[in-house]
RNA sequence: AGGAGUAUGGCUCAAUUGGUAGAGCAUCGGUCUCCAAAACCGAAGGUUGCAGGUUCGAUUCCUGCUGCUCCUG
Numbered sequence: 001a002g003g004a005g006u007a008u009g010g011c012u013c014a015a016u017u018g019g020u021a022g023a024g025c026a027u028c029g030g031u032c033u034c035c036a037a038a039a040c041c042g043a044a045g046g047u048u049g050c051a052g053g054u055u056c057g058a059u060u061c062c063u064g065c066u067g068c069u070c071c072u073g
Stems, first nucleotide, its partner, number of pairs: 001072007010025004019056001027043005049065005
């Protein structure tokens, strides 16, 4: 330099041909316990990497940019 993949809560990952963004772990509160752990119940936490475009509607489709990974030279 050329090509491919990927970016979603603090972390690891889902989201079925476009239709209200979820789960586990962690955090906080509660139940239980003499106390704690474990278990169970509940809560909070996301402008879906950035900027545009298409659409009634975009995590999803298109374009550019940025970070990371891989391949070719």